Predicted 3D model of a 95-nucleotide RNA (SAM riboswitch aptamer (S box leader)) from Arthrobacter sp. MYb229. The coordinates come from a structure-prediction model, not an experiment, and the mean pLDDT is 80.
């Protein structure tokens, strides 16, 4: 930064500051929050998208595994649902 590529019904929460709205946008529904939501930290977990690591192949690509190390995500309700938009969010990738 979006010209590409994959995923978006599984899993998995507690404490603290905050103090009104929150679930991306817009329009209808619905949910859900002062028994503190959201969002901040801080810890814990889940996961398996990348690197390392095991195993098959092995020219490059690659397929499976394991979750111990990193880098990142994620931990209400299918991306809440239905419609629209040059939707959006997260990891690869590029620069």
């Nucleotide at each position: 930064u979006u010209a590409c590529c994959a995923u978006c019904c599984c899993g998995a929460g507690c404490g603290g500051c905050c103090g009104a709205g929150a679930g991306a946008u817009c329009u209808g529904g619905u949910u859900u929050g002062a028994u503190g939501a959201c969002g901040c930290c801080g810890c814990a977990g889940c996961a398996a998208c990348c690197u390392g690591c095991c195993a098959c192949a092995g020219c490059c690509g690659g397929u499976g595994g394991a979750u111990c190390a990193g880098g990142u995500g994620c931990u209400a309700c299918c991306g809440c649902c239905a419609g629209a938009a040059c939707c959006g969010a997260u990891g690869g990738a590029g620069c």